A computed fold for a 1388-nucleotide RNA from an uncultured bacterium, annotated as small-subunit ribosomal RNA. It matches the Rfam family "Bacterial small subunit ribosomal RNA". Rfam links the family to the GO terms structural constituent of ribosome and ribosome.
RNA sequence: AGAGUUUGAUCCUGGCUCAGGAUGAACGCUGGCGGCGUGCUUAACACAUGCAAGUCGAACGGGAAAUAUUUCAUUGAGACUUCGGUGGAUUUGAUCUAUUUCUAGUGGCGGACGGGUGAGUAACGCGUGGGUAACCUGCCUUAUACAGGGGGAUAACAGUCAGAAAUGGCUGCUAAUACCGCAUAAGCGCACAGAGCUGCAUGGCUCAGUGUGAAAAACUCCGGUGGUAUAAGAUGGACCCGCGUUGGAUUAGCUGGUUGGUGGGGUAACGGCCCACCAAGGCGACGAUCCAUAGCCGGCCUGAGAGGGUGAACGGCCACAUUGGGACUGAGACACGGCCCAGACUCCUACGGGAGGCAGCAGUGGGGAAUAUUGCACAAUGGGGGAAACCCUGAUGCAGCGACGCCGCGUGGAGGAAGAAGGUUUUCGGAUUGUAAACUCCUGUCGUUAGGGACGAUAAUGACGGUACCUAACAAGAAAGCACCGGCUAACUACGUGCCAGCAGCCGCGGUAAAACGUAGGGUGCAAGCGUUGUCCGGAAUUACUGGGUGUAAAGGGAGCGCAGGCGGGAAGACAAGUUGGAAGUGAAAACCAUGGGCUCAACCCAUGAAUUGCUUUCAAAACUGUUUUUCUUGAGUAGUGCAGAGGUAGAUGGAAUUCCCGGUGUAGCGGUGGAAUGCGUAGAUAUCGGGAGGAACACCAGUGGCGAAGGCGGUCUACUGGGCACCAACUGACGCUGAGGCUCGAAAGCAUGGGUAGCAAACAGGAUUAGAUACCCUGGUAGUCCAUGCCGUAAACGAUGAUUACUAGGUGUUGGGGGAUUGACCCCCUCAGUGCCGCAGUUAACACAAUAAGUAAUCCACCUGGGGAGUACGACCGCAAGGUUGAAACUCAAAGGAAUCGACGGGGGCCCGCACAAGCAGUGGAGUAUGUGGUUUAAUUCGAAGCAACGCGAAGAACCUUACCAGGUCUUGACAUCCGAUGCAUAGUGCAGAGAUGCAUGAAGUCCUUCGGGACAUCGAGACAGGUGGUGCAUGGUUGUCGUCAGCUCGUGUCGUGAGAUGUUGGGUUAAGUCCCGCAACGAGCGCAACCCCUAUCCUCAGUAGCCAGCAUUUAAGGUGGGCACUCUGGGGAGACUGCCAGGGAUAACCUGGAGGAAGGCGGGGAUGACGUCAAAUCAUCAUGCCCCUUAUGGCCAGGGCUACACACGUGCUACAAUGGCGUAAACAAAGGGAAGCGAAGUCGUGAGGCGAAGCAAAUCCCAGAAAUAACGUCUCAGUUCGGAUUGUAGUCUGCAACUCGACUACAUGAAGCUGGAAUCGCUAGUAAUCGUGAAUCAGAAUGUCACGGUGAAUACGUUCCCGGGUCUUGCACACACCGCCCGUCA
Repeated sequence: AGAGUUUGAUCCUGGCUCAGGAUGAACGCUGGCGGCGUGCUUAACACAUGCAAGUCGAACGGGAAAUAUUUCAUUGAGACUUCGGUGGAUUUGAUCUAUUUCUAGUGGCGGACGGGUGAGUAACGCGUGGGUAACCUGCCUUAUACAGGGGGAUAACAGUCAGAAAUGGCUGCUAAUACCGCAUAAGCGCACAGAGCUGCAUGGCUCAGUGUGAAAAACUCCGGUGGUAUAAGAUGGACCCGCGUUGGAUUAGCUGGUUGGUGGGGUAACGGCCCACCAAGGCGACGAUCCAUAGCCGGCCUGAGAGGGUGAACGGCCACAUUGGGACUGAGACACGGCCCAGACUCCUACGGGAGGCAGCAGUGGGGAAUAUUGCACAAUGGGGGAAACCCUGAUGCAGCGACGCCGCGUGGAGGAAGAAGGUUUUCGGAUUGUAAACUCCUGUCGUUAGGGACGAUAAUGACGGUACCUAACAAGAAAGCACCGGCUAACUACGUGCCAGCAGCCGCGGUAAAACGUAGGGUGCAAGCGUUGUCCGGAAUUACUGGGUGUAAAGGGAGCGCAGGCGGGAAGACAAGUUGGAAGUGAAAACCAUGGGCUCAACCCAUGAAUUGCUUUCAAAACUGUUUUUCUUGAGUAGUGCAGAGGUAGAUGGAAUUCCCGGUGUAGCGGUGGAAUGCGUAGAUAUCGGGAGGAACACCAGUGGCGAAGGCGGUCUACUGGGCACCAACUGACGCUGAGGCUCGAAAGCAUGGGUAGCAAACAGGAUUAGAUACCCUGGUAGUCCAUGCCGUAAACGAUGAUUACUAGGUGUUGGGGGAUUGACCCCCUCAGUGCCGCAGUUAACACAAUAAGUAAUCCACCUGGGGAGUACGACCGCAAGGUUGAAACUCAAAGGAAUCGACGGGGGCCCGCACAAGCAGUGGAGUAUGUGGUUUAAUUCGAAGCAACGCGAAGAACCUUACCAGGUCUUGACAUCCGAUGCAUAGUGCAGAGAUGCAUGAAGUCCUUCGGGACAUCGAGACAGGUGGUGCAUGGUUGUCGUCAGCUCGUGUCGUGAGAUGUUGGGUUAAGUCCCGCAACGAGCGCAACCCCUAUCCUCAGUAGCCAGCAUUUAAGGUGGGCACUCUGGGGAGACUGCCAGGGAUAACCUGGAGGAAGGCGGGGAUGACGUCAAAUCAUCAUGCCCCUUAUGGCCAGGGCUACACACGUGCUACAAUGGCGUAAACAAAGGGAAGCGAAGUCGUGAGGCGAAGCAAAUCCCAGAAAUAACGUCUCAGUUCGGAUUGUAGUCUGCAACUCGACUACAUGAAGCUGGAAUCGCUAGUAAUCGUGAAUCAGAAUGUCACGGUGAAUACGUUCCCGGGUCUUGCACACACCGCCCGUCA
């Protein structure tokens, strides 16, 4: 930093998408360790249980316990005993005094901090900067002064009562640092009046005077601690103000304590905070009110920045504590773990009544895609209480769980080629996985075990924790995945699948060879993570402040006037609001950045600095903006003198025309159309003449002419009236420009009321057209069009171009005016204001614009932000209505669009060509038949070909074979090829079974080559393999058809264009031709055209057999023979035709027309030859071939059947329908071919097909072989015939193993349809059509087909309007699969 995607391609506009970063995240797969962070974003949903705020006995009276003491009572062990007792260990209870400990209650301090949450809040809530002369402040610090003397209660406690409980009542006793008077008052408060100083105002401070008011608590270890008052400080709070702080106008008006005043009340304090009275204000387009959303900030994420998004964790502020309300106490609360009331919910209950509040820490249920332990400790830091010891502290410090994030480390290192095995792939050679592994040596981060062992704590005290860290030993041992690999975007192959399964962020991939699906191998990227999803910024200059646009892509308001607002000419002075600079304060800390330091590094943490672009105060400057004063005239306006005009309103008036009415003339039609009909007309139309009525519009002039702001304005005259232009330079002196709202004007249609209505004419009626015709055409015809008044308020209201001002080459028209020059109506020059065209610079995506800008600048307004939905819905406003103005969303697509380019196309245009039409000739379509196809049938009727360009096509020839098809039989290394091994009889013959293939048996002769090894050849065996007319012609090669033998198709260099592309190749002529000439920003070249090749038409020359015979000879009369090569002919080689010559036309060209000569004349006639390309055209069944498929069968062999079927339909032929003919008789003239498994003569037999026969000929020698039409003579005489020959019967011939399915031919007999063919349609322009016969290939046999050959031999072409096809130029285009396109509506 960009990329993909609209198109056949291009440029632009414009959206969509991607690559980056981030995250309190979630999900999928996977998961070794540690450090530091972080973890209910949803239900401010409900909560079991435990803990989270207590402490002080050094304030107080009690109580309890222990110890000691006093007194009394009680018990009575051992011992002694006079047996009566003594004695008192020991036991129990009461009491006194004292000490210690604990404590319910009174009292003090703290429960207003700390911790949680973000519901509410659009607010002085927050941020920032100020103010309080309008305030408060416990504990703490400093200073000063003081504490005298009294009083009455009350809890605890005791008794009693009520209640289930919670709890409460009554009676009685008692203490205090609890409570209440009195005294005292340095100082303080209040009231009154005075002096000084001072402030922005109200006011403040100091001093002195009078009156008046209010304090205290004690305890003590005698050290102190605590108390009261005042002043000050510090800290914390309260209130006020400037500025900033989301979206919506489809929320425009809001407000009654509302705004202000006076006087009170209340508060720590100001204040309508509250109240009484008075006034009627206050806020709002600079957005009030209302609705929706939201805690705010430091910061965090992103970004080059400006910005945009966000407000988890940490820090500051605010608000809240089940919902709502309220106050009490207190220095501080209207109070999370306080009180009262009300609501909802939960729990207890004896039903009367009570208890509760996790948005504290854990934890539970629920919700959810989703978020942790009912842990340890007060050791540290901090907090509360206490004099202290100490107690409390889910604050906090730690640990646990989670890859949730960031950071760090590891999963080994070196050597190791037989490049192992395996996998994948392959052109089978190999390549790759890959030094990767194995194997050898080494190390020990981490791990395990053992030992030592901190800092955090200064003497003691350590939850963390035997933790971090250190040392030793052990052994590569436990440790790699995820996504991607068509383009964007780094990375490719195989198999499977077959528009299925699936993928996909966008474009898109998948329909049988998928680098896009799935799997595998390989590769790429990241890595204890990797992908996906959500969200935000970026890219996106795609809301454009930085930094966009509006002629045609989205976008200029229909036009003007104009309030607010914004902007504003020259000169001088003043001020200092904006502006610029300096200084000061603040901008919390943390964060970011820089430097340095501490954890082994890093993340993380610490220190210092910088930064915090802001706000406030102050000093200075005075150029610019602003304010103000003075002034100027050029902007603007006024006056004056002229000018043009369909500018507006009202009134009057004129002629032409249409229609109607009356009358005359006049007679059968008129009218209308592409053609008609409806309609009008004998009751007299149309036509024509005269008269009259009425309404509407104003021909010619008339003009990219005029006027107007736009809409718009057109006969003439009059009245009233607006604006413009020019000249002049008298006056004012910036008075200007633009203009949201607002107001006014605003075509046509439409609406309302009342007139009017000739013509025209929605609706409507009728007639046509049409498949239909609610249309176009015709005949009628009502609203309306006209007038007056009032509404409507929209148009492609367009120059698709807002208004104003200034500047920036020219040329040429035209309208109105002025000036110069001139005798001058002309002409010429200069100039102002309009209105057109061309054009430079410049602009533009291009088209184009270009002084009338879309150029260069300035000001103001309006409008745009992908297409559709939609200018629709809802709401509001306007309207009588119709409707108008304002104006969304859901959903859906990846485009929609602009300009230009190249093609194709057009029932667009120009030019040109072709048997394309026309002019002709002969046909097809009707009949019979042959053949091919479809369809049907069948065991099979093998397969292919399908508009032209399939259909007598592949097939130049299916009885078997062919043959690929069907049923049956049969073989499995195979009918055929190569390799290996073994054996050998290579090759025949015969018999039997069988349909045959084949099987069984028999058995003759004994092969060929040889380097003597063997080979050829045959049989058998095993496997590699053979084989396939099986599939795909849309995987292919090759070959072919077609447009089309049409004249086209391209390239190099140059030039033009941002580019696709253009130019060249277009233009003027000409040609069969992009053939040639001329011109030209083109100059050349290539493939095509033409020519070079073959046949044919003329001549010459050479050669002369098997060809020929002019002259000579011979002859059986046949060029047969001698002879000859002149001629014909054959085979070589040459000549000839080139617009070369003449005339005319044309541009002195190319070329065209005519002529001469010539066998042939303007390409002489034919053939071969087929440019770039189109049709995924045809062929896998000629052949070759990738891939797929079959392998005792989809292969091979055999015999039989089928390809020959037959209600039907089509194509291509043949034969006919007859007299230009049929039949008969006897005659004439070809060319080109073929022939040995051949052609086959003569002769002979048969009516004939043919048979017998065998001469000749590998052929200019012999044979096929007779040409036929034609001509001559005869007959038939217009009939289903002496036409026509189908069909059928009988008898034969030939080929062939074999003519049943299923051949051809012959003879006799039979004698069908058919009398020239509907709509439609084919071929042909000269030796052609038509007609006549001949030959050949294939082939045993089997052509009406195909290919070739000659004979006879026409008609017509005015011409290019039309049909078809093609070429070229131009134009339109929303087509590019290209009109068989695209596309709209309805229905499913």